[in-house]
């Protein structure tokens, strides 16, 4: 250099005809408990890497970037 794959809440992941973003773990508050641990309920938290484009509408689709991963080519 080429090729493929990943990128979505703090952390791990889902998201299937393109149609208002979701799990489990943590957080926060209350409530049970003398406290811890547990439970039980309510709740906060997201520029869906970036930019661009295509639609009435994009996390999904197209085009070009950025970062990690894998596997191959070259150089030493």
């Nucleotide at each position: 250099c080429g090729g493929g794959g990943u990128g979505u809440a703090g952390c791990g992941c889902a998201g299937u005809u393109g149609g208002u973003a979701g799990c489990g773990c943590g957080c926060u508050u209350g409530c049970u408990u003398u406290g811890g641990g547990a439970g039980c309920a309510a709740g906060a938290g997201g520029u869906c890497c970036c930019g661009g484009g295509u639609u009435c509408a994009a996390a999904u689709c197209c085009c070009g970037g950025c970062a990690c991963c894998c596997c191959g080519a070259c150089c030493a």